[in-house]
RNA sequence: ACCUCAUCCAGAGGGGCUGAGGGAUACGGCCCGUUGACGCCCCGGCAACCACCCCGCGCGACCGACUCAUCGCUGAGUCGCGGCGGGGCAGGUGCCAAAUCCGUCCCCGCCGCGCGGUGCGGUACAGGGGAAAGAUGAGAG
Numbered sequence: 001a002c003c004u005c006a007u008c009c010a011g012a013g014g015g016g017c018u019g020a021g022g023g024a025u026a027c028g029g030c031c032c033g034u035u036g037a038c039g040c041c042c043c044g045g046c047a048a049c050c051a052c053c054c055c056g057c058g059c060g061a062c063c064g065a066c067u068c069a070u071c072g073c074u075g076a077g078u079c080g081c082g083g084c085g086g087g088g089c090a091g092g093u094g095c096c097a098a099a100u101c102c103g104u105c106c107c108c109g110c111c112g113c114g115c116g117g118u119g120c121g122g123u124a125c126a127g128g129g130g131a132a133a134g135a136u137g138a139g140a141g
Stems, first nucleotide, its partner, number of pairs: 003139006013043005021032003026104004044096003049092002052088006062082001063080007100133001105130004109123005
């Protein structure tokens, strides 16, 4: 790299360097940008995925430890812990224009036609749901 799972309408900017494009990709739209964007560095901040700590609940099907019984197979119990909920912290990441900026594909919807049969075709705008792609984290390998 690929794969799995979760989340993605909340939140959080100053300084320095640089100098023309940038918003992942293609197209369309819409924005940001010489009043200096994007990027890099420093500092600051946001959030709470993982780790850690505390409290409460729950389960012994499985896993681990211990105790008891048994020659043994094994059985019983307790605790842990993987589980759930809440809180804390800020160690590992991440993030700090706009919903992942919006759309694209499918369904609903909408329009037209047809019908005994709930079908066919189209779809500019608005709206709802899903997918794909992407990002981040955790895991697996």
Background:
Predicted 3D model of a 141-nucleotide RNA (SAM riboswitch aptamer (S box leader)) from Polymorphospora rubra. The RNAcentral record of the sequence draws on Rfam.